[in-house]
Context: one part of a larger RNA
Molecule: small-subunit ribosomal RNA, central domain
Organism: uncultured bacterium
C1' cells in the first nucleotide's frame, strides 16, 4: 500500500456551522478537455517472446518476426463526465396560516422543608447506631407555638412524555429570542450532500477576581469497628457547591451505533398536527404527515441481537482500525495562570 473493517473483539471526532476539496436533479442545444474508433509517423541496437540456424549439447551466439498495451499529427462520433447557453420543478429554500413544546438568555414573584434568631409553654433528656459512643442539653436542650433572617432546590403534576446538534433543560409570571413540525401550493429555481483545516458551544470536577454560604460535603478532627481501618458506620467540619465576569475543553461526553439520501412484510403504544366517515358522543371508526417505545418477517450478524429511528439493500463525503504489553507513556511542538490538554513514539518483552 492493498484488501478488510469500526453496538460489545482493534476502530466513529463530544457536538455543530462551515472554507478548500470531494459528489451532485431532469429536459434542449453546442464545443470536444476526458472518452471511444480509424489513419499516418515514431516508440535505435541490444534485450524479452516466437520460429528456423551456428559451435558435439547447454550457457553463448546468427537471421527472421511478433510486441513494445506508449507518445504526436490528423479524421471522425457525442453515450457518458466536462464546459458554456438556455430552461424545469420532483431536491433545497422563502413566503402565508397554525397550534405544540424543561429549547435559550434577562428581570420579577411564590409556598413547603432545612438551618440559624428572638420569645412563649415546657423539663431531663435529645442524637444517633447492629450495638455504642464522641457531640448537645438544667447557662433549660430536644419537643412545641408565634415572630423574624438567608440561601438553595422546586414535592404532587411527571409520563420507555416533550424540547434542544451535542452538553443538557422542570415552581409561577412577563419581556426578547432559536429551532423544528403541519396545512397551503404563492415566489426563487439545484441555490444541494458531505466537510480535511478553521471557528463556536461543550456535564461534572478544577483555576482566577469580587461577592454569597441554609442544607450537604473532599479534605481534616473526633467516636466506633478491627489483629490493624490513613476505610465503610457515627459525631463535627473547611474548600466546593450558589451568583457575576473569565480560563480550563475533558467524561461509560453511551444508542459504547458519523453525517444525508432512497428503496425493503407486519403488527400495537404513545407524543404534536391535518383531513375524511359516522354522528351529538367529554364519543367511535379508517386516512395521512413529522416524533419517540415495544414486538416481529426478509436480510444481516461470530453470537448476542439489529430489524423503516437497520447493525438490512445502494449511492457520496469525513474520521478512525491493523496482536498485548511498553502507553495515551517519552520527546519536541502547539495551547493553559495552574493543573493539565491536543498530537504521538521508540528500545525491550510476551
Nucleotide at each position: 500500500c492493498u484488501g478488510g473493517g469500526u453496538g460489545u473483539a482493534a476502530a466513529g471526532g463530544g457536538a455543530g456551522c462551515g472554507u478548500a476539496g470531494a459528489c451532485g436533479g431532469c429536459g434542449a442545444u453546442a464545443c470536444a478537455a476526458g472518452c471511444c474508433a480509424g489513419a499516418u509517423g515514431u516508440g535505435a541496437a541490444a534485450g524479452c517472446c516466437c520460429g528456423c540456424g551456428g559451435c558435439u549439447c547447454a550457457a553463448c551466439u546468427g537471421c527472421g518476426g511478433u510486441a513494445g498495451u506508449g507518445c504526436a499529427u490528423u479524421u471522425g462520433g457525442a453515450a457518458c463526465u466536462g464546459u458554456a447557453u438556455g430552461g424545469c420543478u420532483g431536491g433545497a429554500g422563502u413566503g402565508c396560516a397554525g397550534g405544540a413544546g424543561a429549547g435559550g438568555c434577562a428581570g420579577g414573584c411564590g409556598g413547603a422543608a432545612u438551618u440559624c434568631c428572638u420569645a412563649g409553654u415546657g423539663u431531663a433528656g435529645c442524637g444517633g447506631u447492629g450495638a455504642a459512643a464522641u457531640g448537645c442539653g438544667u447557662a433549660g436542650a430536644u419537643a412545641u407555638u408565634a415572630g423574624g433572617a438567608g440561601g438553595a432546590a422546586c414535592a404532587c403534576c411527571a409520563g420507555u412524555g416533550g424540547c434542544g446538534a451535542a452538553g443538557g433543560c422542570g415552581g409561577c409570571c412577563u419581556g426578547c429570542u432559536g429551532g423544528a413540525c403541519u396545512g397551503u401550493a404563492a415566489c426563487u429555481g439545484a441555490c444541494g450532500u458531505u466537510g480535511a483545516g478553521g471557528c463556536u458551544c461543550g456535564a461534572a470536577a478544577g483555576c482566577g477576581u469580587g461577592g454569597g454560604g441554609a442544607g450537604c460535603a473532599a479534605a481534616c478532627a473526633g467516636g466506633a469497628u478491627u489483629a490493624g481501618a490513613u476505610a465503610c458506620c457515627c459525631u463535627g467540619g473547611u474548600a466546593g457547591u450558589c451568583c457575576a465576569c473569565g480560563c480550563u475543553g475533558u467524561a461509560a461526553a453511551c444508542g459504547a451505533u458519523g453525517a444525508a439520501u432512497a428503496c425493503u412484510a407486519g403488527g400495537u403504544g404513545u407524543c404534536g398536527g391535518g383531513g375524511g366517515c359516522u354522528c351529538a358522543c367529554g364519543g367511535g371508526c379508517g386516512c395521512u404527515c413529522g416524533g419517540u417505545g415495544c414486538c416481529g418477517c426478509a436480510g444481516c450478524a461470530a453470537a448476542c441481537g439489529c430489524a423503516g429511528u437497520a447493525a438490512g439493500u445502494a449511492u457520496u463525503c469525513c474520521a478512525c482500525c491493523u496482536g498485548g504489553g511498553g502507553a495515551g507513556u517519552a520527546c519536541g511542538u502547539u495551547c493553559a495562570c495552574a493543573a493539565g490538554a491536543a498530537u504521538g513514539a521508540a528500545a525491550c518483552u510476551c